[in-house]
Context: one part of a larger RNA
C1' cells in the first nucleotide's frame, strides 16, 4: 500500500518450520524352548549415552568502572596518606550479567491410512486359491498428535469493546528507560509518576581503613574494628530528569 468508516483488544487455522534417536540392566523367568549346552518373545519397571530448549539455587568460569596484597619508578614540598605508568604492571579474590563443565526439562501415549508380509471369505477353474467383487491385521516410516510461527489465507476469515458533524476514538512526535535492540522496531514508564539517575536502608564482595592509642630499638603486632572502601542486586525516597505542546487521525462509508 491493501483488507470497502476509524481504532484498541482477543482469538480462528488454510499453510510452513521444529522435535522423531537410542543403549544398558532388573523382574516377569532360569520359565516357554532345548538331551544338554544355552536361553527367549509379550509385557513391565529402573537408569545412562548423544541431541536439543529453558535457567543461574548449587558448581565451575569470565566479570579492564568492585576491594586487598605487592614490585620499580614519577608526582602531590618532605613524614604519612594517595595517586600516574609500567600487558588490569604483577599476584589473591569476586557480586550483576553472560556462560558450561552446572541444574530442569523433552522424544512419550494414543488414533488414521498404509508398505513388505499374514489372514477371512471366495469365484473365474463343481477342488483349491490373501484377490478378480468384498473384508482384517500389519512399521523407527506417511497423515495426525506435541512445540511453535501463522489471515498479503488479496479467498485479506472471526469476536468483544470504544469513537465520528459537540472534530473524536486512537496514534505519532518528544523524554527517562529496558534481562529489547546495529539503525529501527518491540516493552515499560512519562507528576493522576518509583521509568532511570541521585540518596537511604539490605543483600553481596573483599577482609580489619585513615587517623589516634598502647607494646616493641625496628620490621610489625595490637585495640577503636568484621572496619573501611564497595559496579550492575532487591526494598523504599520525588532530590534531579521523564514540562508544557505541536502533528497525524473526522466528512458517515
Nucleotide at each position: 500500500c491493501g483488507c470497502g468508516g476509524g481504532a484498541a483488544g482477543a482469538u480462528u487455522g488454510a499453510g510452513g518450520g521444529g522435535a522423531c534417536c537410542u543403549g544398558a540392566c532388573a523382574c516377569u523367568a532360569g520359565u516357554a524352548c532345548g538331551a544338554g549346552a544355552g536361553g527367549a518373545c509379550c509385557g513391565u519397571g529402573u537408569u545412562g549415552g548423544a541431541c536439543g530448549a529453558a535457567c543461574c539455587g548449587c558448581u565451575c568460569g569470565u566479570g579492564u568502572a568492585c576491594c586487598u596484597g605487592u614490585u620499580g619508578u614519577g608526582a602531590c614540598g618532605c613524614c604519612a596518606g594517595u595517586u600516574g605508568c609500567a600487558g588490569c604492571g604483577c599476584a589473591g579474590g569476586g557480586u550483576a550479567g553472560c556462560g558450561a563443565u552446572g541444574u530442569u526439562c523433552g522424544g512419550c501415549a494414543g488414533g488414521g491410512a498404509u508398505a513388505a508380509g499374514c489372514g477371512c471369505u471366495g469365484a473365474a477353474a463343481g477342488c483349491a486359491u490373501c484377490u478378480a467383487a468384498g473384508c482384517g491385521c500389519g512399521a523407527a516410516g506417511c497423515c495426525c498428535a506435541c512445540c511453535u510461527c501463522g489471515a498479503g489465507a488479496u479467498g485479506a476469515g472471526u469476536c468483544u469493546u470504544c469513537c465520528g458533524a459537540u472534530u473524536a476514538a486512537g496514534g505519532g512526535u518528544c523524554g527517562c528507560a529496558g534481562g529489547a535492540g546495529a539503525c529501527u522496531a518491540c516493552u515499560g514508564c512519562g507528576u493522576u509518576g518509583a521509568u532511570a539517575g541521585g540518596c537511604g536502608g539490605c543483600a553481596g564482595g573483599u577482609g580489619u581503613g585513615a587517623g589516634c592509642g598502647u607494646g616493641g630499638u625496628g620490621a610489625c603486632a595490637u585495640g577503636u574494628u568484621g572496619a573501611g572502601c564497595c559496579g550492575a542486586g532487591c526494598c523504599g525516597u520525588a532530590c534531579u530528569a521523564a514540562u508544557u505542546g505541536c502533528c497525524c487521525g473526522u466528512a458517515a462509508g
RNAcentral holds the full RNA, with entries from SILVA. Predicted 3D model of a 253-nucleotide part of an RNA (large-subunit ribosomal RNA, domain VI) from a metagenome. Rfam family: Bacterial large subunit ribosomal RNA.